[in-house]
The RNA shown here (small-subunit ribosomal RNA) has 1447 nucleotides and comes from an uncultured bacterium. The prediction has a mean pLDDT of 86. Its Rfam family is "Bacterial small subunit ribosomal RNA". Gene Ontology terms of the family: ribosome and structural constituent of ribosome. The sequence is in RNAcentral, with records from Greengenes.
RNA sequence: AAUGAACGUUGGCGGCGUGGAUUAGGCAUGCAUGUCGAGCGAGAAGUCUCCCUUCGGGGAGACGGACAGCGGCAAACGGGGUAGUAAGACGUCGGAACCUGCCUCAGGGACCGGGAUAGCCGGGGGAAACCCCGGGUAAUACCGGAUAACCUCUACCGAGCAAAGGGUGAGAUUCCGCCCUGGGAGGGGCCGACGCGGUAUUAGGUCGUUGGUGAGGUAACGGCUCACCAAGCCGGCGAUGCCUAGGGGGUGUUAGCGCAUGGCCCCCACCACUGGGACUGAGACACGGCCCAGACACCUACGGGUGGCUGCAGUCGAGAAUCUUCGGCAAUGGACGCAAGUCUGACCGAGCGACGCCGCGUGCGGGAUGAAGGCCUUCGGGUUGUAAACCGCUGUCAGAGGGGAUGAAAUCGGUCGGGGCUCUCCCCGACCGUUGACAAAGCCUCAGAGGAAGCCCGGGCUAAGUACGUGCCAGCAGCCGCGGUAAUACGUACUGGGCGAACGUUAUUCGGAAUCACUGGGCUUAAAGGGUGCGUAGGCGGCCGACCAAGUAGGGUGUGAAAGCCCCCGGCUCAACCGGGGAAUGGCACUCUAAACUGGUCGGCUUGAGGCAGAUAGGGGUGUGCGGAACUUCCGGUGGAGCGGUGAUAUGUGUUGAGAUCGGAAGGAACGCCGGUGGCGAAAGCGGCACACUGGGUCUUGCCUGACGCUGAGGCACGAAAGCCAGGGGAGCGAACGGGAUUAGAUACCCCGGUAGUCCUGGCCGUAAACGAUGAGCACUGGUUGGAAGGGGCUUGUCCCUUUCUGACGAAGCGAAAGUGAUAAGUGCUCCGCCUGGGGAGUAUGGUCGCAAGGCUGAAACUCAAAGGAAUUGACGGGGGCUCACACAAGCGGUGGAGCAUGUGGCUUAAUUCGAGGCAACGCGAAGAACCUUAUCCUGGAUUUGACAUGCCCGGAUUAGCGCUCCGAAAGGAGCGUGACGCCUUCGGGUGGAACGGGCACAGGUGCUGCAUGGCUGUCGUCAGCUCGUGUCGUGAGAUGUCGCGUUAAGUCGCUGAACGAGCGCAACCCUUGUCCUUAGUUGCCAGCACGUAACGGUGGGGACUCUAAGGAGACUGCCGGUGUCAAACCGGAGGAAGGUGGGGACGACGUCAAGUCAUCAUGGCCUCUAUGUCCAGGGCCGCGCACGUGCUACAAUGGUGUGGACAAAGGGACGCCAACCCGCGAGGGGGAGCUAAUCUCAAAAACCACGCCUCAGUUCGGAUUGCAGGCUGCAACUCGCCUGCAUGAAGCCGGAAUCGCUAGUAAUCGCAGGUCAGCCAUACUGCGGUGAAUGUGUUCCUGAGCCUUGUACACACCGCCCGUCAAGCCACGAAAGCGGGGGGCACCUAAAGUCGCCGGGCUAACCGUCAGGAAGCAGGCGCCUAGGGUGAACUCCGUGAUUGGG
Repeated sequence: AAUGAACGUUGGCGGCGUGGAUUAGGCAUGCAUGUCGAGCGAGAAGUCUCCCUUCGGGGAGACGGACAGCGGCAAACGGGGUAGUAAGACGUCGGAACCUGCCUCAGGGACCGGGAUAGCCGGGGGAAACCCCGGGUAAUACCGGAUAACCUCUACCGAGCAAAGGGUGAGAUUCCGCCCUGGGAGGGGCCGACGCGGUAUUAGGUCGUUGGUGAGGUAACGGCUCACCAAGCCGGCGAUGCCUAGGGGGUGUUAGCGCAUGGCCCCCACCACUGGGACUGAGACACGGCCCAGACACCUACGGGUGGCUGCAGUCGAGAAUCUUCGGCAAUGGACGCAAGUCUGACCGAGCGACGCCGCGUGCGGGAUGAAGGCCUUCGGGUUGUAAACCGCUGUCAGAGGGGAUGAAAUCGGUCGGGGCUCUCCCCGACCGUUGACAAAGCCUCAGAGGAAGCCCGGGCUAAGUACGUGCCAGCAGCCGCGGUAAUACGUACUGGGCGAACGUUAUUCGGAAUCACUGGGCUUAAAGGGUGCGUAGGCGGCCGACCAAGUAGGGUGUGAAAGCCCCCGGCUCAACCGGGGAAUGGCACUCUAAACUGGUCGGCUUGAGGCAGAUAGGGGUGUGCGGAACUUCCGGUGGAGCGGUGAUAUGUGUUGAGAUCGGAAGGAACGCCGGUGGCGAAAGCGGCACACUGGGUCUUGCCUGACGCUGAGGCACGAAAGCCAGGGGAGCGAACGGGAUUAGAUACCCCGGUAGUCCUGGCCGUAAACGAUGAGCACUGGUUGGAAGGGGCUUGUCCCUUUCUGACGAAGCGAAAGUGAUAAGUGCUCCGCCUGGGGAGUAUGGUCGCAAGGCUGAAACUCAAAGGAAUUGACGGGGGCUCACACAAGCGGUGGAGCAUGUGGCUUAAUUCGAGGCAACGCGAAGAACCUUAUCCUGGAUUUGACAUGCCCGGAUUAGCGCUCCGAAAGGAGCGUGACGCCUUCGGGUGGAACGGGCACAGGUGCUGCAUGGCUGUCGUCAGCUCGUGUCGUGAGAUGUCGCGUUAAGUCGCUGAACGAGCGCAACCCUUGUCCUUAGUUGCCAGCACGUAACGGUGGGGACUCUAAGGAGACUGCCGGUGUCAAACCGGAGGAAGGUGGGGACGACGUCAAGUCAUCAUGGCCUCUAUGUCCAGGGCCGCGCACGUGCUACAAUGGUGUGGACAAAGGGACGCCAACCCGCGAGGGGGAGCUAAUCUCAAAAACCACGCCUCAGUUCGGAUUGCAGGCUGCAACUCGCCUGCAUGAAGCCGGAAUCGCUAGUAAUCGCAGGUCAGCCAUACUGCGGUGAAUGUGUUCCUGAGCCUUGUACACACCGCCCGUCAAGCCACGAAAGCGGGGGGCACCUAAAGUCGCCGGGCUAACCGUCAGGAAGCAGGCGCCUAGGGUGAACUCCGUGAUUGGG
């Protein structure tokens, strides 16, 4: 785009079309084929006249013509359907052996006779259908005779064959008919060629079969039929079988080629309940005729009959689905008729169905405070939207009324005129009269915007988005895919988009699809080259000449129906629709011409191909023989304990002597070195040596044949390994098998054994990653450089030219890329094979081959939205290379064991609030949980505009505040007293605001979502990386830069390089510390001077020093030597306080972990709002059989303890730090100086040093636990604080597996201070200084990281992906003992009707007859054939089947 459609929602009008596609299933009822009285006989009802009458009626004649009959024509057309049919069809083009009623033209003819029979009358049988007997009758019915040709037959003499009348008229072979003959038109029968489905999982078919002779038969040719003879005929160009199917014009689609299709209309064929058969006839084997058989249905008196809608309507059934039991012969056409006319479900019309196409309408103009309402909203507004309302206007369609063009012109009748020689007949014209089933345009009038809009869609494709609801639910979906709490995808609303009396959906066809590729595809790796050769058919084929004309080309002619398509013109107002004309029509046929090309025939040629000659390389093949090394076994010698094997073992083997070693013998298999991208072969494949036989190749030169060529469906041959059969052989190796190991297991990998086999001969098998994953042949198309076998040249060389084979690299080109590139995957030609999404499946089934294993050929159901190729970036690897890091190693000290502290899990609880969860949660949020803190933690009490903010309204001097009382645990509630403020003021008061009380908006939430977020943070990781611009390369993803070589802590720097630059990171800049200098000199300092003290910078003073804190210097690989590429840099050295980033800190790239945090804060959405808010009391967060993390203290003598003595840094302090002094054993208390602090104070530093004691002990170690007595803070230490004294003295004697930190002022060890804080559960955390080591100079391993590279089926990225069995349920398919059914053949039996043949004793009007009979015909019988029926053996297809198999 389309449709004979259907379904869903919706539906105003008209025109033109169209409508049983399924069950060729069954049918009630009506109608669909009759007509002619001018062929014939008879003749009812009725009317008229006459007669008779018993008044009921009867008879005769005339008119009248019904029903039926005889006869003629039609009924073979028209109408319906598509079952069958793959060719007896159809289409196109031809052909010869035929027929033809009605029509037409022409020639000729029609004489004389005869006998019957329907109807009818009478009788009879039967339920009916219908039939029988007797009598009698007509014809254009039937028959005889005559005549007869230009007819038929013919031995060309001759013979034979016909007829009907009717009407009109004064008059008829003149009108209508009849007979014979010839022609025409139209129709039909027959023959041929070509074209016209699928299947080879159908490969052979055929006996009247193929042909001949003769005969029969037909309208006609013919094997159509029969007899005889011959053995043919068809088939890979697909016979035969099976399945499917009416064919064509055309139709749909398409740019076209094609593909699909054959409804309506036209042509042809075929069918008429199923099967068979003939009759009649011009025509039938006959839709509404006949006979027979069968199935079905109906009637029946049970004896017997009847029927055939695939005609028009209609009905049932089945189905997703397809109409009225309508009107009319007015028109067109048909039958009959002289005609009038009759008949006509053909046809013309109407009805029903949006089924299709086409047209029209549902209004038009104005109208902004942009109304209301709806929806959205950032709350401002936006949108629906000029849309509506409202104002003005119009009148299509539909409705009502009126009137009515046209489809109708003929026929016929009448009148008139003309023509046909004559005419009763025919033709033409004019006028009058006659005919409409149905439709009704256009026109006039009326009313009134009045009666007339929906459907689908809005994630992308694809035009059109917002909100709410829902929460992987409900649902959507053509493909991709949406939905798990912010859904433009579901549902609804609003809005928008598309189309519009329709819009969607489904089904189907074509297109897109170059996705079956003729036009117009492919096969190295995506699906696809046959394992290889030989060769049949076929296809294709070198140069020259002549001829032919099949192909080819050009011209002409015929055909190619109409309709349709296209163009033009025209008719309905337009269109759809219709009319006229033209064009087109691939094609087919005939004919003329041409002869280039293809083809054919003939002749020639040598370049393709082949042959001869010479030379030559080679694991080419087959057979026979020979050889050495090794191995194993056996024999013997030496020898004496292991051997063997592995990652390590063990099995095995050995004192009965192994292994090792020497000598000898036997056996089988394979042939080291040479050996090589070296050689040969068609491929498989071929490797010691010699001989024999044998295939192929290459080179060179000359000669010969003369296209002999290439490819190759089928076919034939060869064909690794394994396997099979028979017979040998058997050393080594070695499936199966045994044992030992390994392992969770180990039916494996490893080890010890070992049978088939491996080897030989003969025969099968016929496969493979049979690979270059690349069929064969020929030709052409830049180069460079090797190897092998030859030839030639000269200037003899590492030279040049050339042929064949074999490699590498590469131009162009090709290719999706990888790649390929004269050995093409380039450019062409020829031939063969093969492919058409993945799975199912190389399976099933059938066939065929095989001894078997199995091979070849080779599907479908079902299922998926992919499966794949090449390349890219990552990530990953029990891949590789390079390199880092307390990563390991080296070392020091710990943890894991104990007690306790603390955090977490778990458990418990009324509650033990919440968060954090590998590293990167767990002394974390907590830098201070007794109340407070503190949370929807619990129990209980209370409160509601709220504990807090803002705004509005009202109240109000009694209010707020303060004091007091009562209830209460408090909060809170109730009450009493006192009691203010600003402004104005007439001093009465008015008014205002804060608070307060009441009310309304609102507040509040540590409620949820860290997976809606901001911010902040952790981590990889202080790792060295992450990117960009331009350029270049690539179809592209992307690459390059950023790689490589060096170097560095570093993508740090240098060099090379299609890159050149740049950014974020690194480094540096900043802070601190180490040295020096300058400046400054208090509260710090004190060398010298002075004063003073028992002593002390205490005082005057001083700035030297220390120090303080501001500025500056200093370090840059700068210098020297060496290494390195002349570099970057590295190594060593000098100087220097410091040396190669001096130490430390701050500083954290692109990003990752949906990492952490909604409980710091902020914030979207959701939830709550007399509670999830707020207040209060008490409890809990501290609960403890347990488990883990982080710590503290220890286990002691490098220690503990006592006494004495020394040296810091950095900090804190006014709600504070607190000196001296006094009291207390002590915690502490009293006391009060100083200090806003370089001034005073916390404050003592401790380890350390000296001396004494302890002497290895659960201790003078260790300090848990507990008791008593105290102190301090605080409203308050019961749950649940800290401290002191005395007493008590637990576990613990150095810690399993495992695990942590640290590379120098580091670890270890020692103390000090601070924050938080009333106090403190701080052993924590953050800082400070004191003392002060050991080890490593390596990168194999563990962990992590960086760069390069490689593989990948991973990309949520190895915590990935993914394979198979197994449970239950389900789906389709295969097999299966069988069971059921269909189809077409075959054989035998039987056989209706019927044609034909024979018989015909029975019967018989026409003719003959001498009346006996004959001729002829009929009944009947028999025979051949045969529908159908029966039986049988096979074939084939379908269904089903316990069970079973895989998918």